[in-house]
Record summary:
Large-subunit ribosomal RNA, domain VI from a metagenome, 268 nucleotides, folded computationally.
Context: one part of a larger RNA
RNA sequence: CGUCUGUGAUUUGAGGGGUUCAUUCUCUAGUACGAGAGGACCGAGAAUGACGAACCUCUGGUGUUCCGGUUGUCACGUCAGUGGCAGCGCCGGGUAGCUAUGUUCGGAAGGGAUAAGCGCUGAAAGCAUCUAAGCGCCAAGCCCAUCCCAAGAUAAGAUCACAAUCUGUCGCAAGACAGUAGAAGGUCCGGGUAGACCACCCGGUUGAUAGGCCAAAAAUGUAAGCACGGUAACGUGUUCAGUUUAUUGGUACUAAUGACCUCAAAAG
Numbered sequence: 001c002g003u004c005u006g007u008g009a010u011u012u013g014a015g016g017g018g019u020u021c022a023u024u025c026u027c028u029a030g031u032a033c034g035a036g037a038g039g040a041c042c043g044a045g046a047a048u049g050a051c052g053a054a055c056c057u058c059u060g061g062u063g064u065u066c067c068g069g070u071u072g073u074c075a076c077g078u079c080a081g082u083g084g085c086a087g088c089g090c091c092g093g094g095u096a097g098c099u100a101u102g103u104u105c106g107g108a109a110g111g112g113a114u115a116a117g118c119g120c121u122g123a124a125a126g127c128a129u130c131u132a133a134g135c136g137c138c139a140a141g142c143c144c145a146u147c148c149c150a151a152g153a154u155a156a157g158a159u160c161a162c163a164a165u166c167u168g169u170c171g172c173a174a175g176a177c178a179g180u181a182g183a184a185g186g187u188c189c190g191g192g193u194a195g196a197c198c199a200c201c202c203g204g205u206u207g208a209u210a211g212g213c214c215a216a217a218a219a220u221g222u223a224a225g226c227a228c229g230g231u232a233a234c235g236u237g238u239u240c241a242g243u244u245u246a247u248u249g250g251u252a253c254u255a256a257u258g259a260c261c262u263c264a265a266a267a268g
Base pairs, nucleotide, nucleotide: 001152005163006162007161008160009159010158011157015149016148017147018146021049022048023047024046025045026044027043033038051106052105053104054103055102059100060099061098062097066093067092068091069090070089071086072085073084074083075082076081110144111143112142117137118136119135120134166179167178168177169176170175184262185261186260187259188204189203190202191201192200209255210254211253212251213250214249215248216247218244219243220242225238226237227236228235229234
C1' cells in the first nucleotide's frame, strides 16, 4: 500500500514445513516343525539405544552483583575493626537465571488408494486362464491422520463486537472543500515472560509496573562489641548469630505527570 467505511477480537485452512528410527528380553512355547541337533509364524507384554522437543522438581555445572576463610602490601593516626590492589589475589560454598551429562514427553493407533505379488468369478478360445467386463487381499513406500506455520490464498475468506453515515459552501449530478464530533491506534512514561534495533507482552494513580521499605524463602556458617578463661596464640558465652543479589508475599514512600498526534462521513 492492497484486501472497497474504519477499528478491535476470535477463527477456517488453500498451501507449505517437521516427524516417520532401531534393538533386546519375557510369555505364547521348548509348542508347530524336525530322526535329532535345533527351533518358529501369528499374537501379548516389558525395556533399551540413538534422534528430536520442552523444562529446571531432582543430580550436577556456571553463578567476577551473596556469605565465609586466608597471604602480601598500602591506607583509614595506633589497637581493634574495615577498605584498596595483587587473574574475583588465592581458596571453600552458593540463590535466581542460563544449562546437560539431569527430568518429562514424542515417533501410538487407525483409514483410503496402490506396487511387486496372491486370489475370486470369467469369456474371447464349449477346456484352461487373476483380466478382456467385474470383484477382493497386500508394503517401512503414496494420500489422510499426528505436530507447527499459514487469507498478499490479489479467488486477499468467515464470525462477533464497537464507531459513523452529521453541518456549511460550491456543483444539475458525480463529487470537491471546510468544520464539529468520534470507535480505535500511537507518541510518551514504569517495566519484562520479550528483545541487536524494531517488534512482542504487562502496567500507567479507578495503579502493586519498577525502585525503596517490611516480612518470608534461600545462601553462608555462629558477626561486631562486651564478658570470662589462658603468659600468649586462641578458646567459650552472648549467638543456628551477623550479613545477604536476581526469588515470593505485602506496603503508594519515590517514579509511571500533564498532554499531544494520526484517524473512518460508503452504498442501498

Model confidence (mean pLDDT): 85 of 100.